[in-house]
RNA sequence: AUCUUCGGGGCAGGGUGAAAUUCCCUACCGGCGGUGAUGAGCCCAUGGCUCUAAGCCCGCGAGCUGUUUUACAGCAGGAUUCGGUGAAAUUCCGGAGCCGACAGUACAGUCUGGAUGGGAGAAGAU
Numbered sequence: 001a002u003c004u005u006c007g008g009g010g011c012a013g014g015g016u017g018a019a020a021u022u023c024c025c026u027a028c029c030g031g032c033g034g035u036g037a038u039g040a041g042c043c044c045a046u047g048g049c050u051c052u053a054a055g056c057c058c059g060c061g062a063g064c065u066g067u068u069u070u071a072c073a074g075c076a077g078g079a080u081u082c083g084g085u086g087a088a089a090u091u092c093c094g095g096a097g098c099c100g101a102c103a104g105u106a107c108a109g110u111c112u113g114g115a116u117g118g119g120a121g122a123a124g125a126u
Base pairs, nucleotide, nucleotide: 001126002125003124004123005122006121013025014024015023027110028109029100030099031060032059033058034057039051040050041049042048043047055098056097063075064074065073066072067071080096081095082094083093084092102113103112104111
């Protein structure tokens, strides 16, 4: 550089109502890369290596608009604290919280749709 494959989960139960998986109570879910004091394993062992480890710390992706259609630019779009240990933790342990694009519809993180799409990236082959 080219090609191939892979690449997102979740409303069970109840209430109100003419109508709600959309409201209310309760339930459930957590993409990719980085960082990292977790955990596990190994070794030539007081160090080193491998695997693993954050929804809310940093960055990215999905939507829309513009352009020479190609990569850019712009816009939109979310969230954390308390206690403990410690030299050091927004990452460990414990508690309590919070967040979730667009279109449709009784107001949607979970339904339906754009989407048999796109995609951060991951693995492999040449």

FMN riboswitch aptamer (RFN element) from Bacillus vallismortis, 126 nucleotides, folded computationally. The coordinates come from a structure-prediction model, not an experiment, and the mean pLDDT is 80. Its Rfam family is "FMN riboswitch aptamer (RFN element)". Rfam's curators write: The RFN element is a highly conserved domain that is found frequently in the 5'-untranslated regions of prokaryotic mRNAs that encode for flavin mononucleotide (FMN) biosynthesis and transport proteins.